[in-house]
Context: one part of a larger RNA
RNA sequence: GGAUGAACGCUGGCGGCGUGCCUAACACAUGCAAGUCGAACGAGAAAGUAGAGCUAAAUGCUUCGGUAUGCGGCUUUGCUGGGAAGUGGCGAACGGGUGAGUAACACGUGGGUGACCUGCCUCGAAGAGGGGGAUAACCAUUGGAAACGAUGGCUAAUACCGCAUGGUUCUGCUGAUAUGGGAAUAUUGGCAGGUAAAGCUCAGGCGCUUCGAGAGGGGCCUGCGUCCGAUUAGUUAGUUGGUGAGGUAACGGCUCACCAAGGCGAUGAUCGGUAGCUGGUCUGAGAGGACGAUCAGUCACACGGGAACUGAGACACGGUCCCGACUCCUACGGGGGGCAGCAGUGAGGAAUAUUGCACAAUGGGGGCAACCCUGAUGCAGCAACGUCGCGUGGAGGAUGAAGGUCUUUGGAUUGUAAACUCCUUUUUUCGGGGAAGAGGAAGGACGGUACCCGAAGAAUAAGUCACGGCUAACUACGUGCCAGCAGCCGGUAAUACGUAGGGGGCGAGCGUUAUCC
Repeated sequence: GGAUGAACGCUGGCGGCGUGCCUAACACAUGCAAGUCGAACGAGAAAGUAGAGCUAAAUGCUUCGGUAUGCGGCUUUGCUGGGAAGUGGCGAACGGGUGAGUAACACGUGGGUGACCUGCCUCGAAGAGGGGGAUAACCAUUGGAAACGAUGGCUAAUACCGCAUGGUUCUGCUGAUAUGGGAAUAUUGGCAGGUAAAGCUCAGGCGCUUCGAGAGGGGCCUGCGUCCGAUUAGUUAGUUGGUGAGGUAACGGCUCACCAAGGCGAUGAUCGGUAGCUGGUCUGAGAGGACGAUCAGUCACACGGGAACUGAGACACGGUCCCGACUCCUACGGGGGGCAGCAGUGAGGAAUAUUGCACAAUGGGGGCAACCCUGAUGCAGCAACGUCGCGUGGAGGAUGAAGGUCUUUGGAUUGUAAACUCCUUUUUUCGGGGAAGAGGAAGGACGGUACCCGAAGAAUAAGUCACGGCUAACUACGUGCCAGCAGCCGGUAAUACGUAGGGGGCGAGCGUUAUCC
């Protein structure tokens, strides 16, 4: 000198674009953050409407006995209507957060998979025949304070289960050809065995099953690269390899039985410390050094630890089970919870924001769609936290006014600075108009915002640090080795402390502290 997710002191006009718990992966009140589909299915509340039955205010007539019309209420049947719940499907494995752990195939980069998987999507081929038994919802009884159940009965499906058909699919056996070093792969045969489906509809469509291919996504293996310590020198028992088996989508000590005794290490094993990694960021002429906020890729984690289930995909942040700590409810028998999602609270700290608006756009989930959901996202609010831009007026104006300061008492300086005259209106305030962002009619949270027009009036807007040398900028007074200053040298009848005048630097900032180069 540059830089910062900064903080602190003094000060503070506006706008654009960014950024904002670096500390306690500490604990969390409250609300919201993952639903959707009636074109899979049964059932169908409220309400409305039409009919029937019962009742009945009030009114008319009345011979006072009644009779007629009948507001309203109840029951029931049909139609419309569609709430909440349930079965079923898809989604919930994405998106969002955090960096605790991890020195590792975790990440980066280049390869391999002749050792693999892949829902939705695209393309191609073939198919969808015929049956069955349940179960939730619901009803009844019933346990419990609750959470949540138990028993019996009824019912549906694109839920579940057989049967049929079925191929170049799968399994076993067995041939041929081609490629390859080979385990194999491709093409083409034979024999035996096994395996599938679901319907709905607004009649347009949307789905279902099997096989092949693709795209996109993922798993696994591997070369190289990836911090400090030797005041850590030896380390390892499923350890290293083999055979066989199990397991996996798949290779493999991944697991197990048996056998062998190996494997790693001064080219630093093991142990200890520190740390998510990268694209990048800062600095530097570069080489390098330091860092890894925001944005993007990737990994890991979801109160601490462990486990599996479902599924194409999880060993699953807002799923399940177990143990533990903490916390809440309880009728004491037993139950509930997990903000490292968005806001917000307490605590910690030098320190870091609103319990905002909208799904209008972009994207995601569901749905044929209409549409619904979306604290992703788009916006707004707060903060000079950063960066960029603009302003706080311009021209004229000497009696060099007053006042201040210094003074050799003559004057010098503040200083064209002010006053005063003329002008302008960025900004400000008020009034009027008013978007694009929405591909084809309507539809905009932002927003009456940006922007445009008009009016008023210099009006609404300057500080901070330093002035001994390094280092741009000097005098007076006060103090008197005190009070104080200080980055280094230092400094005292003070250009160095404090105040004032003046001058210097930067400027909506300035200075200090911390850290990196």
Background
A computed fold for a 517-nucleotide part of an RNA from a metagenome, annotated as small-subunit ribosomal RNA, 5' domain. Its mean pLDDT, the model's own confidence on a scale to 100, is 83. Rfam family: Bacterial small subunit ribosomal RNA. Gene Ontology terms of the family: structural constituent of ribosome and ribosome. The full RNA is in RNAcentral, with records from SILVA.